[in-house]
Record summary:
The part of an RNA shown here (small-subunit ribosomal RNA, 5' domain) has 474 nucleotides and comes from an uncultured prokaryote. Model confidence (mean pLDDT): 86 of 100.
Context: one part of a larger RNA
RNA sequence: AACGAACGCUGGCGGCAGGCCUAACACAUGCAAGUCGAACGCUCGUAGCCUGUGGAGACUGGCGCACGGGUGAGGAACGCGUGGGAACCUGCCCUGAGGUGGGGAAUAACCGCUGGAAACGGCGGCUAAUACCGCAUAUCUCCGGGUCCGGAAAGAUUUAUCGCCAUGAGAGGAGCCCGCGUCGGAUUAGCUUGUUGGUGGGGUAACGGCCCACCAAGGCUUCGAUCCGUAGCUGGUCUGAGAGGAUGAUCAGCCACACUGGGACUGAGACACGGCCCAGACUCCUACGGGAGGCAGCAGUGGGGAAUAUUGGACAAUGGGGGCAACCCUGAUCCAGCAAUGCCGCGUGGGUGAUGAAGGCCUUCGGGUUGUAAAUCCCUUUCACCGGUGAAGAUAAUGACGGUAGCCGGAGAAGAAGCCCCGGCUAACUCCGUGCCAGCAGCCGCGGUAAUACGGAGGGGGCUAGCGUUGUUC
Numbered sequence: 001a002a003c004g005a006a007c008g009c010u011g012g013c014g015g016c017a018g019g020c021c022u023a024a025c026a027c028a029u030g031c032a033a034g035u036c037g038a039a040c041g042c043u044c045g046u047a048g049c050c051u052g053u054g055g056a057g058a059c060u061g062g063c064g065c066a067c068g069g070g071u072g073a074g075g076a077a078c079g080c081g082u083g084g085g086a087a088c089c090u091g092c093c094c095u096g097a098g099g100u101g102g103g104g105a106a107u108a109a110c111c112g113c114u115g116g117a118a119a120c121g122g123c124g125g126c127u128a129a130u131a132c133c134g135c136a137u138a139u140c141u142c143c144g145g146g147u148c149c150g151g152a153a154a155g156a157u158u159u160a161u162c163g164c165c166a167u168g169a170g171a172g173g174a175g176c177c178c179g180c181g182u183c184g185g186a187u188u189a190g191c192u193u194g195u196u197g198g199u200g201g202g203g204u205a206a207c208g209g210c211c212c213a214c215c216a217a218g219g220c221u222u223c224g225a226u227c228c229g230u231a232g233c234u235g236g237u238c239u240g241a242g243a244g245g246a247u248g249a250u251c252a253g254c255c256a257c258a259c260u261g262g263g264a265c266u267g268a269g270a271c272a273c274g275g276c277c278c279a280g281a282c283u284c285c286u287a288c289g290g291g292a293g294g295c296a297g298c299a300g301u302g303g304g305g306a307a308u309a310u311u312g313g314a315c316a317a318u319g320g321g322g323g324c325a326a327c328c329c330u331g332a333u334c335c336a337g338c339a340a341u342g343c344c345g346c347g348u349g350g351g352u353g354a355u356g357a358a359g360g361c362c363u364u365c366g367g368g369u370u371g372u373a374a375a376u377c378c379c380u381u382u383c384a385c386c387g388g389u390g391a392a393g394a395u396a397a398u399g400a401c402g403g404u405a406g407c408c409g410g411a412g413a414a415g416a417a418g419c420c421c422c423g424g425c426u427a428a429c430u431c432c433g434u435g436c437c438a439g440c441a442g443c444c445g446c447g448g449u450a451a452u453a454c455g456g457a458g459g460g461g462g463c464u465a466g467c468g469u470u471g472u473u474c
Stems, first nucleotide, its partner, number of pairs: 001473003005470005012346006019338001020304001025302003029299003034063003039060001042057003070257003079182007089173002093170001095168002098165003101135001103133002110125006155162002183229003190220003195217008232254004236247004259280005282293004310336001312335003318332001319330004349379003359370004383415001385410005393401001418463005423444003429458005439446002
């Protein structure tokens, strides 16, 4: 000097920022991912019927749910940083040039029967599609080099569009490979059998022992292999004249994880936090047969701890998902709440006032000091308070914040100062009490009868809505 701090005493206001560093401990409750009727068939209601229109609901279908948000357990690794590389994929978006012909079979919802305590099913029957499957065609891909073979599409509506299929290029986004850099320990010296390489194959979007069969016997290492420990990495942050040292909260990029371990499915993208399956621990329900769950999302609870906040408001803005749109969703976000946690700003009044009042303290008893300090008189009104007015943020409408900020008026010095220290280092001294006691202390050291070092008082010094102490780093 610094801090995501804590503790003690004290505490007026505002702006901005930050706020579980410990148990990746366990979690009650609510919310955090939906949307589309302009893909589709139904059902219900709108007083009975028909028609029309608008609406709600579950189911089929599409897109999204791989983003956003959290955490740092693991990991010493191409994980990260930086600079290169070639054997790759890419939904939505932009751009170019084409196509969109003709058929079919089902199924959920629904109805009937039926099992179960529930979760959830079973059987039979009906039905639609932008759901599913053939046929045709092919700028395409693959094979072949002779011809053959394989292989797409979807419609909707308010008639202006939105879509669908194959394809070239782009943008952005992923995957992969390599050089260099990246903590401590040698009281860890040898390590390795898919191990190292080859041939052939499998697999992948793609190269590759990634996997497999066969062949060879290699590969790494004192320039530290292997093993052990520790750790998310970086931009940065703190300190320092710098070199360096320490660090990686907030914000941003990357990585990893989602009760623990394993696995794949779907998909452009996951081996998927609020998806699925299996195993395990734990919790809950049960009719004992069987089921349900995963806050390291936002709040909140218990626990741990020196210690860290509200079960708040709004989608008004920014951004995201869906939709032609209207709009819906969004604990992302924007705000508000709590605590001096930090930084910054402001205030607690200004002037006048010597009989240097009273009181306190000291005294050589003359006086000195507190001290212009107070009182007194004159003045001001920042902030807070009361009344009124009242934004920008919004581009036509739409403002949670918020009757907020600001502005105008009003009253009245009125509501607002403490903490640590005073032996030397180190700025600031006397009296009383105590008597190696009680106590102080960062180091040196003080205290055993005059203690500037203990306790109190007066006085003084320092900082100030803070001041000290402790911890940690330089």